Source information: Predicted 3D model of a 99-nucleotide RNA (SAM riboswitch aptamer (S box leader)) from a marine eukaryotic metagenome. Its Rfam family is "SAM riboswitch aptamer (S box leader)". Rfam's curators write: The SAM riboswitch is found upstream of a number of genes which code for proteins involved in methionine or cysteine biosynthesis in Gram-positive bacteria. Gene Ontology term of the family: regulation of gene expression. RNAcentral holds the sequence, with entries from MGnify.

[in-house]
RNA sequence: CUUAUGAAGAAAGGUGGAGGGAUAGGCCCUUUGAAACCUUGGCAACCUGUUCGUUAGAAAAAGGUGCCAAAUCCGAUUCCAUUGAUGGAAAAAGAUAAG
Numbered sequence: 001c002u003u004a005u006g007a008a009g010a011a012a013g014g015u016g017g018a019g020g021g022a023u024a025g026g027c028c029c030u031u032u033g034a035a036a037c038c039u040u041g042g043c044a045a046c047c048u049g050u051u052c053g054u055u056a057g058a059a060a061a062a063g064g065u066g067c068c069a070a071a072u073c074c075g076a077u078u079c080c081a082u083u084g085a086u087g088g089a090a091a092a093a094g095a096u097a098a099g
Stems, first nucleotide, its partner, number of pairs: 001099005011040005019029003025074002041068003046064003050059003072093001077090006
């Protein structure tokens, strides 16, 4: 850079000791213990492999990743509808996978 996906799903323990949720802001989480690291467990099914199938596809979860508060937490730009706020759509940005 390209393509795909995102309202689903899945946490305990140990060390640690104040931050964390990418980014203004909002709103949350957190001493009933944040980040980080380790162990174990789990979720999912993108890639590889396996099984079934002519194909489309399906199953399964061995390997490579990823993930396990809240819709990618909301949102930031544009458009639409009513109107002073809310709702809807698309994008941007970021995340993950494969190339």